RNA sequence: AUAUAUCUUCAGGGCAGGGUGAAAUUCCCGACCGGCGGUAAAGCCCGCGAACUCUUUUAUUAUCUAAAAGAGCUGAUCUGGUGAAAUUCCAGGGCCGACAGUAAAGUCUGGAUGGGAGAAGAUAAUU
Numbered sequence: 001a002u003a004u005a006u007c008u009u010c011a012g013g014g015c016a017g018g019g020u021g022a023a024a025u026u027c028c029c030g031a032c033c034g035g036c037g038g039u040a041a042a043g044c045c046c047g048c049g050a051a052c053u054c055u056u057u058u059a060u061u062a063u064c065u066a067a068a069a070g071a072g073c074u075g076a077u078c079u080g081g082u083g084a085a086a087u088u089c090c091a092g093g094g095c096c097g098a099c100a101g102u103a104a105a106g107u108c109u110g111g112a113u114g115g116g117a118g119a120a121g122a123u124a125a126u127u
Stems, first nucleotide, its partner, number of pairs: 001126001004124007017029003031107002033097002035048004043095002052072008077093005099110003
């Protein structure tokens, strides 16, 4: 230095202020937030993770449920400027955000002291 193996650690943010109401951080005005990799620096380009749905297997007499594996699904951006290059920078406008609970939730509570894209480090071996 390279790629491989094993291990360790880390790995998601956010309703101020106000209105209506018996009750809302859920409605209304307004405020705020932006996981990971790629690429000219990205919530809205390409891909991934999570959530959600289904199937199979195992545990169980069976149902329920749980775990593992596989498959599916998976939101939203325009205009101008600079530049060799930007839907990524700058200026302006716009838009999006799983499931369950509850006065209807991107922001509260819960599954979750979970899982995880991946990041950093250590050790071994090799050149």
This is a predicted structure of a 127-nucleotide RNA (FMN riboswitch aptamer (RFN element)) from Anaerobranca californiensis DSM 14826. The source organism's lineage runs through Bacteria, Bacillota, Eubacteriales, Anaerobranca and Anaerobranca californiensis.